[in-house]
Molecule: Glycine riboswitch aptamer
Organism: Alphaproteobacteria bacterium UBA3612
RNA sequence: GCAUCCCGCGCGGGAGAGGCGUUGGCCCGGUUUCGGGUACUUCGCCGCCGAAGGAGCAAGCCUUCCCCCGGAAUCUCUCAGGCGCACAGGACCGUGCGUGGAUG
Numbered sequence: 001g002c003a004u005c006c007c008g009c010g011c012g013g014g015a016g017a018g019g020c021g022u023u024g025g026c027c028c029g030g031u032u033u034c035g036g037g038u039a040c041u042u043c044g045c046c047g048c049c050g051a052a053g054g055a056g057c058a059a060g061c062c063u064u065c066c067c068c069c070g071g072a073a074u075c076u077c078u079c080a081g082g083c084g085c086a087c088a089g090g091a092c093c094g095u096g097c098g099u100g101g102a103u104g
Stems, first nucleotide, its partner, number of pairs: 002104005007098007018046004024040001025038005047083003053079001054077003061071002
């Protein structure tokens, strides 16, 4: 000096899952009452998602002749989080930078 990997930052891409009721606001009709709508708002009930984070190793995978032990995950669980659009978040992929670490 180069390459690869790790860490941090920027940019681009980036999925899944909802209903019912309710309080108020707003709009329309009516003007005692009331009714309809609403991507806003308060609260409740049940359901759902799985790709921040977290937990687990039961299945499956790796390791082993086999079993046990062990291991991590895009697997499993859903604590947290999320579920009209948008915003936000987002594993992972690509790319650029940083000048730290490791290997060749």